[in-house]
RNA sequence: GGGCCCUUAGCUCAGCGGUUAGAGCUCCCGACUCAUAAUCGGUUGGUCCCGGGUUCGAAUCCCGGAGGGCCCA
Numbered sequence: 001g002g003g004c005c006c007u008u009a010g011c012u013c014a015g016c017g018g019u020u021a022g023a024g025c026u027c028c029c030g031a032c033u034c035a036u037a038a039u040c041g042g043u044u045g046g047u048c049c050c051g052g053g054u055u056c057g058a059a060u061c062c063c064g065g066a067g068g069g070c071c072c073a
Stems, first nucleotide, its partner, number of pairs: 001072007010025004018056001028042004049065005
C1' cells in the first nucleotide's frame, strides 16, 4: 500500500426497511436461609462507533471517516 470481516445495554451476542430495539449474564431490590452461596421473583440500563445520503420510513441499504481483527504485498 491492497483486500475481507467486525462495531447494538456494564459483559457476551440476537435483530427480513415498518407495533415501543431485544435475550442471557451482571448490577440493584425482594423471597428463601441462623447466615452465605445456590435457587426463585421483580427492576434499572441504549447518541444501535461518527458524519452524510437514499427512502413516506434506516440498527438494517449506499458513500466517507474512526477503532479492532485476519490475509496479501